[in-house]
The prediction has a mean pLDDT of 87. A computed fold for a 78-nucleotide RNA from Desulfatibacillum sp., annotated as c-di-GMP-I riboswitch aptamer. Lineage of the source: Bacteria > Pseudomonadati > Thermodesulfobacteriota > Desulfobacteria > Desulfatibacillum. It was read from a public genome assembly, where an Rfam model found it.

RNA sequence: AUCAGCACAAGCCAAACCGGUCGUGAGGCCGGGACGGAAAGCCACGGGUCUUGAUUUUAAGACAGCCGGGUUGCGCAU
Repeated sequence: AUCAGCACAAGCCAAACCGGUCGUGAGGCCGGGACGGAAAGCCACGGGUCUUGAUUUUAAGACAGCCGGGUUGCGCAU
């Protein structure tokens, strides 16, 4: 340095739900809150699910905490 793993230690993120707010909507953002997470950091490239419209099957959008992939990063008893 790279790969795997996750004990210790330092930390980190944050589901459902509630309040506010934006959006036609899926859902996003802020605050509270923790179900959980070794990338639950980031990316819509592939698959999938969801929303809106048109409806032949398609167009636009959402989900990265659905799966795969790409990419960046902390620690080290191993």